The RNA shown here (transfer RNA) has 77 nucleotides and comes from a Gammaproteobacteria bacterium.
The source organism's lineage runs through Bacteria, Pseudomonadati, Pseudomonadota and Gammaproteobacteria.
The coordinates come from a structure-prediction model, not an experiment, and the mean pLDDT is 81.
It matches the Rfam family "tRNA". Gene Ontology term of the family: triplet codon-amino acid adaptor activity. Rfam describes the family as follows. Transfer RNA (tRNA) molecules are approximately 80 nucleotides in length.

[in-house]
RNA sequence: GCGCCCGUAGCUCAGCUGGAUAGAGUGACGCCCUCCGAAGGCGUAGGCCGGACGUUCGAAUCGUCUCGGGCGCACCA
Numbered sequence: 001g002c003g004c005c006c007g008u009a010g011c012u013c014a015g016c017u018g019g020a021u022a023g024a025g026u027g028a029c030g031c032c033c034u035c036c037g038a039a040g041g042c043g044u045a046g047g048c049c050g051g052a053c054g055u056u057c058g059a060a061u062c063g064u065c066u067c068g069g070g071c072g073c074a075c076c077a
Base pairs, nucleotide, nucleotide: 001073002072003071004070005069006068007067010026011025012024013023019057028044029043030042031041032040050066051065052064053063054062
């Protein structure tokens, strides 16, 4: 330098043939239960989907650029 993959809630991820409320598990907090805890049950909060621009009636999902991480190839006399 070229190419590919990943970047969504504190953490691990799903959703990526565009469709209208963004989800799961775990963690956090509260309540129930208990003598107290754990386990179990119920509930709550938490993300404008790495960033910018664009296409579209509509984008996490398509395109361009860019940032971060990983891998391969090339260069490296």